Predicted 3D model of a 537-nucleotide part of an RNA (small-subunit ribosomal RNA, 5' domain) from an uncultured bacterium. The prediction has a mean pLDDT of 86. The RNAcentral record of the full RNA draws on ENA and SILVA.
Context: one part of a larger RNA
RNA sequence: GGACGAACGCUGGCGGCGUGCUUAACACAUGCAAGUCGAACGGAGGUUACGAGGAAGCUUGCGAAUUGUAACCUUAGUGGCGGACGGGUGAGUAACGCGUGGAUAACCUGCCUGACAGACCGGGACAACACCGGGAAACUGGUGCUAAUACCGGAUACGCUCAAGAGUGCCCAUGCACACUUGAGGAAAGGAGCAAUCCGCUGACAGAUGGGUCCGCGUCCCAUUAGCUAGUUGGUGGGGUAAUGGCCUACCAAGGCGACGAUGGUUAGCUGGUCUGAGAGGAUGAUCAGCCACACUGGAACUGAGACACGGUCCAGACUCCUACGGGAGGCAGCAGUGAGGAAUAUUGCGCAAUGGGGGCAACCCUGACGCAGCAACGCCGCGUGAGUGAGGAAGGUUUUCGGAUCGUAAAGCUCUGUCGGGUGGGAAGAAAUGUAUGGAGGUUAACAGCCUUUGUACUUGACGGUACCGCCAAAGGAAGCACCGGCUAACUCCGUGCCAGCAGCCGCGGUAAUACGGGGGGUGCUAGCGUUGUUC
Numbered sequence: 001g002g003a004c005g006a007a008c009g010c011u012g013g014c015g016g017c018g019u020g021c022u023u024a025a026c027a028c029a030u031g032c033a034a035g036u037c038g039a040a041c042g043g044a045g046g047u048u049a050c051g052a053g054g055a056a057g058c059u060u061g062c063g064a065a066u067u068g069u070a071a072c073c074u075u076a077g078u079g080g081c082g083g084a085c086g087g088g089u090g091a092g093u094a095a096c097g098c099g100u101g102g103a104u105a106a107c108c109u110g111c112c113u114g115a116c117a118g119a120c121c122g123g124g125a126c127a128a129c130a131c132c133g134g135g136a137a138a139c140u141g142g143u144g145c146u147a148a149u150a151c152c153g154g155a156u157a158c159g160c161u162c163a164a165g166a167g168u169g170c171c172c173a174u175g176c177a178c179a180c181u182u183g184a185g186g187a188a189a190g191g192a193g194c195a196a197u198c199c200g201c202u203g204a205c206a207g208a209u210g211g212g213u214c215c216g217c218g219u220c221c222c223a224u225u226a227g228c229u230a231g232u233u234g235g236u237g238g239g240g241u242a243a244u245g246g247c248c249u250a251c252c253a254a255g256g257c258g259a260c261g262a263u264g265g266u267u268a269g270c271u272g273g274u275c276u277g278a279g280a281g282g283a284u285g286a287u288c289a290g291c292c293a294c295a296c297u298g299g300a301a302c303u304g305a306g307a308c309a310c311g312g313u314c315c316a317g318a319c320u321c322c323u324a325c326g327g328g329a330g331g332c333a334g335c336a337g338u339g340a341g342g343a344a345u346a347u348u349g350c351g352c353a354a355u356g357g358g359g360g361c362a363a364c365c366c367u368g369a370c371g372c373a374g375c376a377a378c379g380c381c382g383c384g385u386g387a388g389u390g391a392g393g394a395a396g397g398u399u400u401u402c403g404g405a406u407c408g409u410a411a412a413g414c415u416c417u418g419u420c421g422g423g424u425g426g427g428a429a430g431a432a433a434u435g436u437a438u439g440g441a442g443g444u445u446a447a448c449a450g451c452c453u454u455u456g457u458a459c460u461u462g463a464c465g466g467u468a469c470c471g472c473c474a475a476a477g478g479a480a481g482c483a484c485c486g487g488c489u490a491a492c493u494c495c496g497u498g499c500c501a502g503c504a505g506c507c508g509c510g511g512u513a514a515u516a517c518g519g520g521g522g523g524u525g526c527u528a529g530c531g532u533u534g535u536u537c
Stems, first nucleotide, its partner, number of pairs: 001537004006533005013383006019376002021341001026339003030336003035081003040078002043075010057062001088294003097219008107211002112207003116203003120154004129144006160185006167178004190199003221265002227257003232254008269291004273284004296317005319330004347373001349372003355369001356367004386416004396407004420478001422473005430464001435459010481526005486507003492521005502509002
């Protein structure tokens, strides 16, 4: 000199863009943060229309309860997809964790895309519901009924799997790919619509995407850590996995690692990057992006394409809460917010309008992701606090050798301007889509109805926000401080004090003329900031 997720002191006008618990991975009140589909299914409830019915009343006939059909709305349950994404944190981890380059002839991949083949015949349940119970509650038992794109049996099988056989091609080995024969095995689900068709379903292939595993190299400090290791190192058989492998197991052998630093201990998420530096290097890993790990602590599996699963399950533990004492409930390292800790870090805000995600044919629903707003000079950037003129060099302050000098064109005065702030009027872009109406074209159809696809036109959707921006109005009015002035280091005098009070980054100042302490005047530097402290180059 630069830098900072900073803090502290003094001061503080506006805007834009960013950033904001670095400490206790401490404990958490409250609300919200993952749902959706009625076009998979049976119910239940409601509304309307039409019909039956017919009490009281009244009587042409109207009319409550009850009930049938149809349409529409709502939805607890069964079922599907999603909850493995998105969001948070950095405790653990010195490791194939990360980075980089490879391998997989040792693997998987829901949704999506392309192309192939199919979807036949049956069956039995369980929720919901009804009835009867148990429990303070959480919840739960029994009996009976019922549907499905839930579950099960059979059929069929181009690919597929397994076994046997024989063949071609290829390879870095175990082997891989392709086609063939025989035998065995294995599928499916329907829904919407008048229909066309659309959305789904099953088997298998290819792709895309996402992952799993393995390997070379790189990746902090301590030798005041020198020896470490029994599933340990290798083999065989078996098991397990999507898959290789002591991953697991039985047996056999006695190996394996280490001064090229094993083992042990300390510290630490890693990287792209960031800061600094001419570079080499050093330091660092906030925000943003990639990967990893974790979700009260420890352990475990279930479901599933995918988890050993933050807002799932089970067990144990600590803590908190409820209880009728028998038993139960909970997990903010999601967004806000509270307490605590601390030098220190924000609103219990608005909206799904945009972007993105989940579900749905769609309308739409959900989304504390996200978009915005609020708070904070925390940072960077921009703007303003006026401009011109004005010498009797006013008054006043300070100083003086008493002549003057200086603050100083500074002020006043005069002439202007109008940024920001204030008032007033106008007022966006961000919106594409979807849907509705209507016109054209194509398909379906007997049809120029209707429906589907596509295309044009009109209407419809904005949290921010009456915001940005623009016009007008008035008015110099509302807007400057902080540190320093002995040398380093830009900037000097007066008074007070008298080794006192004090200053200080280093050298050092202060004991009666202190440019070094305190105050005044003046000056220097930076400026909505300026200093101090801390850390780092």